Predicted 3D model of a 191-nucleotide RNA (c-di-AMP riboswitch aptamer (ydaO/yuaA leader)) from Neomoorella thermoacetica. NCBI's taxonomy places the organism under Bacteria, Bacillota, Neomoorellales, Neomoorellaceae, Neomoorella. The sequence was found by an Rfam model in a public genome assembly. Of the family's consensus pairs, 91% are formed in the model. The prediction has a mean pLDDT of 76.
[in-house]
RNA sequence: CACCUGUAAACGCCGAAUUUCUUUCAAAGAAACCGGGGGAACCAUAUUCUUGGGGUUAAUCCCGCUCCCAGCAUCACACCUCUCGCCUUUGUCCGGAGCAGGGCGACGGCGGGAGCAAGGCCGGGGGCGGCGUAGGGCACUUCCGGCCCGCACCCGUCAGCUAACCCCGGAGGCGUUGGAAGGGAGGUGGA
Numbered sequence: 001c002a003c004c005u006g007u008a009a010a011c012g013c014c015g016a017a018u019u020u021c022u023u024u025c026a027a028a029g030a031a032a033c034c035g036g037g038g039g040a041a042c043c044a045u046a047u048u049c050u051u052g053g054g055g056u057u058a059a060u061c062c063c064g065c066u067c068c069c070a071g072c073a074u075c076a077c078a079c080c081u082c083u084c085g086c087c088u089u090u091g092u093c094c095g096g097a098g099c100a101g102g103g104c105g106a107c108g109g110c111g112g113g114a115g116c117a118a119g120g121c122c123g124g125g126g127g128c129g130g131c132g133u134a135g136g137g138c139a140c141u142u143c144c145g146g147c148c149c150g151c152a153c154c155c156g157u158c159a160g161c162u163a164a165c166c167c168c169g170g171a172g173g174c175g176u177u178g179g180a181a182g183g184g185a186g187g188u189g190g191a
Stems, first nucleotide, its partner, number of pairs: 009177006018032005033170006043160001052158001053155004061132001062130008071121002080115008091104004135149004140186005
């Protein structure tokens, strides 16, 4: 000097997740404010009957691979390989001036037999992958641009909207130390 890790402070980010009061001053309770759910009329109801349904959240959906569940059909139905037969065609041979006619026949199609193997089809679920995607975030707002996320949890067979009314939550997790906290424009505040 560079890099990495940890701690403190300051300043911030995602998110509803902050503030105040009382008290036994810890917990707890209450209030403000922020957030969510249930719940008429009217309106709406291709919407459920296990392939359940619904809610919070930006966090949905699509495609592919793979595993599992359940059902159908079957001892052989798919794919593949071998073989036989039939059909037509590019073509080739016989005949031949030519036409007609006949033979062979790649590839392709159809049918039969054998081998191989358990695979095939509809539906549902899990896992993984994709510079995927609806959607969401990044220090006032917005444009450009760059960088990210696209999780998880809950109700318990049940809920459309919804005035009155009723119920519930106010967590957790991170970052930077001139920064994509970048650049342009417009604001706001301070000096």